A computed fold for a 561-nucleotide part of an RNA from an anaerobic digester metagenome, annotated as small-subunit ribosomal RNA, 5' domain. Model confidence (mean pLDDT): 80 of 100.
Context: one part of a larger RNA
């Protein structure tokens, strides 16, 4: 002098590219971070549309059929009533006649009136029955229209859990652990590989079982049994297969006999066998990706000198996607090591980054590979692929819910909180790009990503005017009192320039090392990165004037060169 993932003093316009829990791999409230596919399935459900079915209600039209009521009209019957014929009955007064006589009255006799009444018949009325053309009614029927309500089926857009495929092993954080084939270089080979390309060949035909849904029960809850019954690209047997897989023989780069192993469907299309697409099966290869193994390379210790019994080898076996003591059974007795074993301490490793003229030394923060771990041990299952951060057991430690019986979680993922600490961000927008992952696709999901906010944390731009402007102005400091110096600095004038503002700060002046004079203090207060200043004229302490050095910073600490 240069560097930083910086921290602190004081100070501070603006942008822009970056980067920001190196401490407790502490312990975490909330939200979110991985799901998608209805063109694999089978149901629930809410909305639309069509077409059927029932039922209601209205309206309007129509056959028929039996039922009911009913008018008018007919016929019976009864009852009652008017009138008018007929043929009777009684009772009343009068008149005429004839008779008697006690001369006034009594008898009887005649037609005719009245009144009352019977009987028949005729009308009329009521009423009761039966017939009744036709009307009404409601029912059964048929047809249109319109509404509304149920149900069924088709088609359409959604929702919701399940079954079932694919994805979650990646993308994301972390650095505890590890001195190791972990990493990094070169190499090698006894192997696996889902999705993705190229290739060959197929893709017939049966069966089953479970969730889902009901129903019943247990449990505070988390759940969980039991019974009925259900699809499928679930499951499983048949069939057929070659270059696969096993064994076997033989003229062995090879041929052949013999034994085994496969499969689902879906969309759309056609009058149709059918076509196409994506699936699905087997077998061959290829890309990329993972396992194993081997040489070399890279920390500190001898105040750590011997380590090792599955240990080193071998046979046979088990395992394994594959060699091996990977792991048993036997057998031999080996294996390693001053070229440092063994055992401590420290550490994730590289590319790279700092530095430096290089050698080299330090270091491994953002960004890339690897690799390692997901509270703390162990364990396997699923799968092509994990012993699996946001899967599962089991244990332990911590929290938390409980009805006390049992049950729940794991931020080293983005953000956010509490600790801890000199120290480190917003509980933000968004899938617009890139880039995943599901899907034929629309299109969903994506705290990956893209953006935004905070921090002068770092880097780089930029501004805080520019030109003229001497009476050398006032004020301040020094002074030898003449004057020096702040100083073209300001005022002033002209101009850009109109906003983020027309701001500047820090540290330093003995020597290293650019920059000096006055007080003031008196080995006191206090400086100080080495040397070392301060005990009355301190250029080294404190102030003030001046001056240097950098500047939106500017100095101190701390690390490494």
């Nucleotide at each position: 002098g240069g560097a930083u993932g910086a921290a602190c003093g004081c100070u501070a316009g603006c942008g822009g590219u970056g980067u920001g829990c190196c401490u407790u791999a502490a312990g975490c409230a909330u939200g979110c971070a991985a799901g998608u596919c209805g063109a694999g399935c089978g149901c629930u459900u809410g909305u639309g549309c069509u077409u059927c079915g029932c039922a209601c209600a209205a309206g309007g039209a129509u056959a028929a059929c039996g039922g009911a009521u009913u008018a008018a009209c007919g016929c019976u019957g009864a009852u009652u009533u008017u009138u008018g014929g007929a043929c009777g009955g009684a009772u009343u007064a009068g008149u005429g006649c004839a008779g008697a006589u006690u001369c006034a009255u009594c008898u009887g006799c005649a037609a005719a009136a009245a009144u009352c009444u019977g009987u028949u018949u005729u009308u009329g009325a009521u009423u009761a029955g039966c017939g009744g053309a036709a009307a009404u009614c409601a029912g059964u029927g048929u047809c249109c229209u319109c509404g509304c309500g149920c149900g069924a089926a088709g088609c359409g857009c959604g929702a919701g859990a399940g079954c079932g495929g694919c994805a979650g092993a990646c993308g994301g954080c972390u650095g505890a652990g590890u001195a190791a084939c972990a990493c990094g270089u070169a190499g090698g080979u006894a192997g696996c590989u889902a999705c993705c390309c190229u290739u060959u060949a197929g893709c017939g035909g049966g069966g089953g079982a479970u969730a889902g849904c009901c129903c019943g029960c247990c449990g505070a809850a988390a759940g969980g049994c039991g019974g009925a019954g259900u699809a499928a690209u679930c499951c499983c047997g048949c069939a057929u297969a070659a270059u696969c897989c096993c064994c076997g023989c033989c003229u062995u780069u090879g041929g052949c006999a013999g034994g085994g192993g496969a499969a689902a469907g879906a969309g759309c299309u056609u009058a149709a066998c059918u076509g196409c697409u994506c699936a699905c099966u087997a077998a061959a290869g290829g890309a990329g990706g993972c396992g194993c193994c081997u040489g070399c390379g890279g920390c500190c210790u001898a105040u750590c000198a011997g380590c090792u019994u599955g240990u080193u080898g071998g046979u046979a076996g088990g395992g394994u996607a594959a060699u091996g003591g990977c792991c048993u059974a036997c057998c031999a007795a080996g294996g390693c090591a001053a070229a440092g074993a063994c055992g401590g301490g420290u550490a994730g490793g590289g590319g790279g980054c700092g530095u430096g003229a290089g050698a080299g030394c330090g270091u491994g923060g953002c960004c890339c590979c690897c690799c390692a771990g997901a509270a703390u041990g162990g364990g396997a299952c699923u799968g092509a692929g994990a012993c699996a951060c946001g899967g599962c057991c089991c244990a332990u430690a911590c929290a938390c819910c409980u009805a006390c019986g049992g049950g729940u979680g794991g931020c080293a993922g983005c953000a956010a909180c509490u600790g801890g600490g000199a120290a480190u961000c917003u509980u933000g927008c968004g899938c617009u790009a890139u880039g995943g992952g599901c899907g034929a696709a629309a299109g969903c999901c994506u705290g990956a990503c893209g953006c935004a906010g905070c921090g002068a944390c770092a880097c780089c731009g930029c501004g805080u005017g520019a030109a003229g402007g001497a009476u050398g102005a006032a004020g301040g400091c020094c002074u030898u009192c003449g004057g020096g110096u702040u100083g073209u600095a300001a005022a002033c004038u002209u101009c850009u320039g109109u906003u983020a503002a027309a701001u500047a700060g820090c540290a330093c002046c003995g020597g290293c090392u650019a920059a000096c004079u006055a007080c003031g203090u008196g080995c006191c207060a206090g400086c100080a990165g080495c040397u070392g200043c301060g005990g009355u004229a301190a250029g080294a302490c404190g102030u003030a004037g001046g001056g240097u050095g950098c500047a939106a910073g500017c100095g101190u600490u701390a690390u490494c060169c």